[in-house]
Model confidence (mean pLDDT): 82 of 100.
Predicted 3D model of a 73-nucleotide RNA (transfer RNA) from uncultured Synechococcus sp.
It matches the Rfam family "tRNA". By type it is a transfer RNA.
The organism belongs to Synechococcus, within Bacteria.
RNA sequence: GGGGAAUUAGCUCAGUUGGUAGAGCGCUGCGAUCGCACCGCAGAGGUCAGGGGUUCGAAUCCCCUAUUCUCCA
Numbered sequence: 001g002g003g004g005a006a007u008u009a010g011c012u013c014a015g016u017u018g019g020u021a022g023a024g025c026g027c028u029g030c031g032a033u034c035g036c037a038c039c040g041c042a043g044a045g046g047u048c049a050g051g052g053g054u055u056c057g058a059a060u061c062c063c064c065u066a067u068u069c070u071c072c073a
Stems, first nucleotide, its partner, number of pairs: 001072007010025004019056001027043005049065005
């Protein structure tokens, strides 16, 4: 320098035709226990990397940028 992939909750990751943003773990509260852990219930937590475009409508499609990983030279 060129090719490919990834970027979504604090962490690890899903998201199926473009139509309400989710799970596990973690966190908070409650229950249960003499108490702790485990477990059950509930809750908080999101600039879907950033910008622009297409569309009635974008995490999802297109373009640019940034970061990370990987392959080739």